[in-house]
Context: one part of a larger RNA
């Protein structure tokens, strides 16, 4: 030097990405407590005061309740009174110390944004969160041998449940809401027409063949060889026609997947454009919110806070590239969440010092 711990003049976040860390705070009683609010809360809000011991005084009050008296429905009864014992405020007076929760204990507080309603859950071993879940909302499937799931099957789960039930998907308390587009994709319904498999069908064709015929071999015939024709049968190919779902087609459906425009001109300063023109589209983004966990340009501009503020808060709107259950905007309460500010407090720092314990090092 390092580690753990203690103390510190003056200052008090000047430290630092950031008050990280460490202080401060802390018990009980009394007083007193704002905005906001879902009227529960917020609240231990905040803030202020008290705390030992002795006396008045074992006082007020409380607990227990011997005994005594009375009543009757007579009992482990009721009513009145009350000894003894136990607990013990509040108030007043006094007294000691630097200090009375005399040691120990163990919420710092407030204001204001973001996100998520909340309590919960999670990456066992870098992440506890604004991620997951959640009650609540919606869509959809399922009539029971349910749908769905596991299994080759048997069988099982669903469920010894029955649509106020069960499965799937999305959203995520609550409040106010949730616009337009069905052209594409998906799903549902439809069935006239088109397309369409096997199968049915079998026009027609081919092969084979009894037989016929021609030629050749042989003197003839039988026979043999080759060519042609060729019924039935058998075999093969095969057109028309017929032929389901699906697809095409028609319609519905967006809390289904998703999507929600461009250019030009125009008002008596300028600027801007309520207004007009035009092109395209299935339809051209409504209410809200907006430099945002979304804004590139950007430290946008204005206001606030500071002496000074790329962060923060309030606004503006030119939204590179917001926007409505991929939910939109609010919201009391809640949070080891995250941003900003203030008060308090401190060795974080100015700037370091000393002390205790340890490690290390040296010697034994």
């Nucleotide at each position: 030097c390092c580690c753990c711990c203690g103390u510190u003049a003056a200052g008090g976040a000047a430290c630092u990405c950031g008050g990280c860390a460490a202080u401060c705070u802390a018990a009980c009683c009394c007083c007193g407590u704002a905005a906001c609010u879902u009227c529960g809360g917020g609240a231990g809000a905040a803030g202020g005061g008290g705390u030992g011991c002795c006396c008045c005084g074992g006082u007020a009050g409380g607990g227990u309740g011997c005994g005594u008296g009375g009543a009757c429905u007579c009992g482990c009864u009721c009513c009145a009174u009350a000894a003894g014992c136990c607990c013990c405020a509040g108030g007043g007076g006094g007294u000691c110390g630097c200090a009375g929760a005399g040691a120990a204990g163990u919420g710092g507080c407030u204001c204001u944004g973001g996100c998520g309603a909340c309590u919960g859950u999670u990456u066992a071993u870098u992440a506890a969160a604004a991620a997951c879940a959640c009650a609540g909302g919606g869509c959809u499937c399922u009539g029971c041998u349910a749908a769905g799931c596991c299994g080759u099957a048997a069988g099982g789960c669903g469920a010894c449940g029955u649509a106020u039930a069960g499965g799937g998907c999305c959203u995520g308390a609550c409040g106010c809401c949730u616009g337009c587009c069905c052209a594409g994709u998906g799903c549902u319904g439809g069935a006239a027409g088109g397309u369409u498999a096997a199968g049915g069908g079998g026009a027609g064709g081919a092969g084979u063949c009894a037989c016929c015929u021609c030629g050749g071999a042989c003197u003839u015939g039988a026979u043999c060889c080759g060519g042609g024709g060729g019924a039935a049968g058998c075999u093969c190919c095969a057109a028309a026609c017929u032929g389901a779902a699906g697809c095409c087609c028609c319609a519905g459906u967006a809390a289904a997947c998703g999507g929600c425009g461009g250019c030009c001109g125009u008002a008596a300063c300028u600027a801007u454009a309520a207004c007009g023109g035009u092109c395209c589209u299935a339809a051209g983004g409504u209410a809200g919110c907006g430099a945002a966990a979304u804004u590139c340009c950007u430290u946008g501009u204005c206001g606030g806070g500071u002496a000074a503020g790329u962060u923060c808060c309030g606004a503006c709107c030119c939204g590179c590239a917001u926007g409505a259950a991929u939910g939109g905007c609010g919201u009391a309460a809640c949070g080891a969440c995250u941003g900003g500010a203030g008060c308090g407090c401190u060795g974080u720092c100015u700037c370091a010092a000393c002390g205790g314990g340890g490690a290390g090092c040296u010697c034994g």

The prediction has a mean pLDDT of 86. Predicted 3D model of a 364-nucleotide part of an RNA (large-subunit ribosomal RNA, domain IV) from an Atribacterota bacterium. The RNAcentral record of the full RNA draws on ENA. Lineage of the source: Bacteria > Pseudomonadati > Atribacterota.